Context: one part of a larger RNA
RNA sequence: GCCGGCGAGUUAGCCCUCAGUGGCAAGGCUAAGUCACUCAGUGACGCAGCCGAAGCGAAAGCGAGUCUGAAUAGGGCGAUUGAGUCGCUGGGGCUACACCCGAAACCGGGUGAUCUACCCAUGGGCAGGUUGAAGCGACCGUAACAGGUCGCGAAGGACCGAACCGGUUAACGUUGAAAAGUUAUCGGAUGACCUGUGGGUUGGAGUGAAAAGCUAACCGAACUCGGAGAUAGCUGGUUCUCCCCGAAAUGCCUUUAGGGGCAGCCUCAGGACAACUACGUCGUGGGGGUAGAGUUACUGAAUGAAGAGUGGAGCUCACAAGGCUACCACCUUCGACCAAACUCCGAAUACCAUGACGACUAUCCUGGGAGUGAGCUUGCGGGCGAUAAUGUUCGUAAACGAGAGGCAAACAAGCCAGACCAUCAGCUAAGGCCCCUAAUUUCCGCUAAGUGCUUAAGGAUGUCUAGUUUCCCGGACAACGGGGAUGUUGGCUUAGAAGCAGCCACCAUUUAAAAAGUGCGUAAUAGCUUACCCGUCGAGAAACUGGGCGCCAAAAAUGAUCGGGACUCAAGCGGAAAGCCGAAGCUAUGGGUUCAACAGACUUGCUGCUGUUGAGCGGUAGGGGAGCGUUCCAAGGCAGAUACGUGCCGUACCGGAAGGAGCGGUUUUGGGCCUUGGAAGUGCGUAUGCCGGC
Numbered sequence: 001g002c003c004g005g006c007g008a009g010u011u012a013g014c015c016c017u018c019a020g021u022g023g024c025a026a027g028g029c030u031a032a033g034u035c036a037c038u039c040a041g042u043g044a045c046g047c048a049g050c051c052g053a054a055g056c057g058a059a060a061g062c063g064a065g066u067c068u069g070a071a072u073a074g075g076g077c078g079a080u081u082g083a084g085u086c087g088c089u090g091g092g093g094c095u096a097c098a099c100c101c102g103a104a105a106c107c108g109g110g111u112g113a114u115c116u117a118c119c120c121a122u123g124g125g126c127a128g129g130u131u132g133a134a135g136c137g138a139c140c141g142u143a144a145c146a147g148g149u150c151g152c153g154a155a156g157g158a159c160c161g162a163a164c165c166g167g168u169u170a171a172c173g174u175u176g177a178a179a180a181g182u183u184a185u186c187g188g189a190u191g192a193c194c195u196g197u198g199g200g201u202u203g204g205a206g207u208g209a210a211a212a213g214c215u216a217a218c219c220g221a222a223c224u225c226g227g228a229g230a231u232a233g234c235u236g237g238u239u240c241u242c243c244c245c246g247a248a249a250u251g252c253c254u255u256u257a258g259g260g261g262c263a264g265c266c267u268c269a270g271g272a273c274a275a276c277u278a279c280g281u282c283g284u285g286g287g288g289g290u291a292g293a294g295u296u297a298c299u300g301a302a303u304g305a306a307g308a309g310u311g312g313a314g315c316u317c318a319c320a321a322g323g324c325u326a327c328c329a330c331c332u333u334c335g336a337c338c339a340a341a342c343u344c345c346g347a348a349u350a351c352c353a354u355g356a357c358g359a360c361u362a363u364c365c366u367g368g369g370a371g372u373g374a375g376c377u378u379g380c381g382g383g384c385g386a387u388a389a390u391g392u393u394c395g396u397a398a399a400c401g402a403g404a405g406g407c408a409a410a411c412a413a414g415c416c417a418g419a420c421c422a423u424c425a426g427c428u429a430a431g432g433c434c435c436c437u438a439a440u441u442u443c444c445g446c447u448a449a450g451u452g453c454u455u456a457a458g459g460a461u462g463u464c465u466a467g468u469u470u471c472c473c474g475g476a477c478a479a480c481g482g483g484g485a486u487g488u489u490g491g492c493u494u495a496g497a498a499g500c501a502g503c504c505a506c507c508a509u510u511u512a513a514a515a516a517g518u519g520c521g522u523a524a525u526a527g528c529u530u531a532c533c534c535g536u537c538g539a540g541a542a543a544c545u546g547g548g549c550g551c552c553a554a555a556a557a558u559g560a561u562c563g564g565g566a567c568u569c570a571a572g573c574g575g576a577a578a579g580c581c582g583a584a585g586c587u588a589u590g591g592g593u594u595c596a597a598c599a600g601a602c603u604u605g606c607u608g609c610u611g612u613u614g615a616g617c618g619g620u621a622g623g624g625g626a627g628c629g630u631u632c633c634a635a636g637g638c639a640g641a642u643a644c645g646u647g648c649c650g651u652a653c654c655g656g657a658a659g660g661a662g663c664g665g666u667u668u669u670g671g672g673c674c675u676u677g678g679a680a681g682u683g684c685g686u687a688u689g690c691c692g693g694c
Base pairs, nucleotide, nucleotide: 001694002693003692004691005690006689011096012095013094015093016092017091018090019089020088021087022086023085024084027051028050029049033045034044035043036042037041055062056061065077066076067075068074099237100236102234106227107226108225109224110223111222117201118200119199120198121197122196123195124194125193126191128160129159130158131156135152136151137150138149139148140147164188165187166186169184170183171182172181203219205215206214207213240627241626242625243624244623245622250263251262252261253260254259264372265371266369267368268367269366270365271364277362278361279358280357281356282355283354284353285352286351292345293343294342299339300338303335304334305333306332307331309330310329311328312327313325314324315323316322375400377398378397379396380395381394382393383392384391405416406415407414420591421590422589423588425587426586427585431581432580433579434565435564436563440578441577442576443575444574445573446572452567458552459551462549463548464547465546466545467544468543469542470541471540479536480535481534482533483532485509486508487507490504491503492502515530519528520527592617593616594615595614596613597612598611599610600609602605628683630680631679632678633677634676635675636674637673638672644670647666648665649664650663651662653660654659
């Protein structure tokens, strides 16, 4: 892991409450007990007691009233509005372990020092080598000491290093050879040393050269049994079927925030049963200060210009007086501009009230049962944040949650659309119609970038289109041929300055036209060129503004890509037309079921049956309803002897499901089936479930 078996809302209470059902009823019921009998039990007795029929008051007490009070006042609680009680069954509550499994812990009694910590008693062990303290002796030395040299000597938590004790570093080992080791290396090795045997001290206690270490392989409180089924607002699990309805993730409070209480939202029963009660549309009447707008209507913010002015600052001025100013503030005028906590103004919606109308809908009250109280995404209106976040927090709507189907390549939430069942029938929605892949053609434009199939500021004779202005057959624009001159090298400056370093001026002549010169160039000239003019040519040219589609801007890590192939008067983009495809939508046909209304016959069924019509039938938590099956019990009935039954195997049958037959094979055993009731150890796939097998 698989298979099989086991495995979780039970039981109890003279308890509380509600519903169903039955008895009796202003009453209802007996309890313990006693007696009788056909003695697991049933029947009778038993009037103690309980509930109800009257309440109010703390009470005395009074009583349809009573209490408060001075009150015949007001007010509170009652009556006037009459149903209870005792069984049974079921829903829920309370108390009990109370649906099951699960702590870490707490407390009590014991068991442990054969491991290990420390202690006591008594024994044992430490190859070999090195160093050479004190002391002593001899000699030298001193006045005597001191001191020196040599020798003897053998001290030491001394040195090196085996046994022994340890465990430094590294590798290996890591389902190991081993629940701590192996190999190499390393520390101590006469000591606070190591060790044998026997003994002692223990659970809030011991022992500890102290690490909360150790106390029998996990010790910040051992192990074991018991209190004990501790408690668990936590996690997991909780077993057959079908039918109807169907949530919430919010508010307030909470030592509360992942839990609760009350309310909200769901369900079931009863009621008001018909009231325009709820809902919608239209009309009418309301209050508002949002969006917007405004700013000489306030508060606050804020910009430019002008101005007679006022105050300040700076400069000038010997002082004074005065003057000046690209400065600052105020004031006036004009222009521009802002506000969630500004408003002279001011919607749309929404909300309240009311009248009419609509409607397949539902609203409201009382009671039983819940679940929910972690929400999430998108659009719209805001706050916070960075006009960030699959961010966070409100409002509003929808979806998901609890919603399948079609589309979006794939994709809880986007778009379309709400799945009772069946059909090899039809029509559509979103979205599509070259192939993958169901379905397409025609017409008019645009795009050349594979744009389509990724974005901006900014940039560009891309291209299409609409327009404005100017020039043009009296010849435009471009190109080509020719001219482009004279006073003059203008004056000044300068070494020079001759159109062309710079400054000033910019005239005049000849002309078809030609600047006191557009650029290059020279030391300065020269030279080239332009403006301007003529000719050749012969029809449009130039500048600008708006719109459509494109271009650049455009860089990422394994191989790319629009879903892919592929596509260019398109299979891209814009417009027009006619078709088609396309869903569990709608229709068609048949069927089931729930509810409502109506009808029918009878063997009147506590919700019956049959039929017709209409409306419904997605669904998690959850509420309600109806059933299937298992074991046992009671009553009645049934089959059967080589049969019956049971278990297993096979099988093409029946039922809306759980499920139920029939037939065949096999079977060690002995019961089985049907009907009506009753009682439960009553249904398994999940609990890292338990036991067994493999």

Predicted 3D model of a 694-nucleotide part of an RNA (large-subunit ribosomal RNA, domain II) from a soil metagenome. Rfam family: Bacterial large subunit ribosomal RNA. Gene Ontology terms of the family: structural constituent of ribosome and ribosome. Its mean pLDDT, the model's own confidence on a scale to 100, is 81. RNAcentral holds the full RNA, with entries from MGnify.